The RNA shown here (SAM riboswitch aptamer (S box leader)) has 114 nucleotides. Its mean pLDDT, the model's own confidence on a scale to 100, is 81. Its Rfam family is "SAM riboswitch aptamer (S box leader)". Rfam's curators write: The SAM riboswitch is found upstream of a number of genes which code for proteins involved in methionine or cysteine biosynthesis in Gram-positive bacteria. The model forms 97% of the base pairs in the Rfam consensus.

[in-house]
């Protein structure tokens, strides 16, 4: 780099070092020297992972409880909103524009495979 499943509305420092940018992209609203992003401690969660229970069936699947030592991962704002598509509604100079929802798409993260 790429395929498949899953999950993305909850949760998580008033701590250290260090100094200008960050919120993936593209607008758009935002953080940010009252110290950004990063690293380190520290939470948090429970995908992997341990230990029960139940169902179905049969050697596995799905559900549900606990547990957090250990690989990951997250730890401003719903993945911060919109990006496409269709429904419904609302307003119009009849072509727009707005709302609200579903569903994709892209992106994140696990866990497995090329």
């Nucleotide at each position: 780099c790429u395929c498949u499943u899953a999950u993305c509305a909850a949760g998580a420092g008033c701590g250290g070092c260090g100094g200008a940018g960050g919120g993936a992209u593209a607008g758009g609203c935002c953080c940010u020297a009252u110290g950004a992003u990063g690293c380190c401690c520290g939470g948090c969660a429970a995908c992997c992972a341990g230990c029960g229970a139940g169902u179905a069936a049969c050697c596995u699947a799905c559900u549900u409880g606990c547990u957090a030592a250990g690989g990951u991962g997250c730890u401003a704002a719903u993945u911060c909103c919109u990006a496409c598509a269709g429904a419904u509604u609302c307003a119009u100079a009849c072509u727009u524009g707005g709302a609200u929802c579903u569903g994709g798409c892209a992106g994140a993260u696990a866990a497995g495979g090329g």